Source information:
A computed fold for a 114-nucleotide RNA from Pelotomaculum isophthalicicum JI, annotated as SAM riboswitch aptamer (S box leader). The RNAcentral record of the sequence draws on Rfam. Taxonomically the source falls in Pelotomaculum isophthalicicum (Bacteria, Bacillati, Eubacteriales, Pelotomaculum). Model confidence (mean pLDDT): 85 of 100.
């Protein structure tokens, strides 16, 4: 790097340190010297692994569903994934255009495969 499969409308600092950029990408719209990136620290959060339970078996064990735990791997920590980006429907509109919706794309993160 690719492919599978799950989640993304909830949650999380008035701290250090650090100095200009950030929100993936393109339109738009926003954060940011009352200081961005980034690092630590401190936090949230049950995905994987853990423990307990149920169910399930003739017994174990998987599969699954419930709790519990942040001393284990990750991950997150403006703003729905900030909004749109492509197709469909419904509506409102003289046109142009705008509203919702509902599925896809693209990304993100965890699992696993290659």
């Nucleotide at each position: 790097c690719u492919c599978u499969u799950a989640u993304c409308c909830g949650g999380a600092g008035c701290g250090g340190c650090g100095g200009a950029g950030g929100g993936a990408c393109u339109g738009g719209c926003c954060c940011a010297a009352u200081g961005a990136a980034g690092c630590c620290c401190g936090g949230c959060a049950a995905c994987c692994g853990u423990u307990g339970g149920g169910a399930g078996u003739u017994a174990a064990g998987a599969a699954c569903c419930c709790a519990a735990a942040a001393u284990g791997g990750u991950g997150c920590u403006a703003a729905u994934u900030c909004c749109a980006g492509c197709a469909g429907a419904a509506g409102a509109u003289u046109u142009u255009u705008c509203u919702u919706c509902u599925g896809g794309c693209a990304g993100a993160u965890g699992a696993g495969a290659g």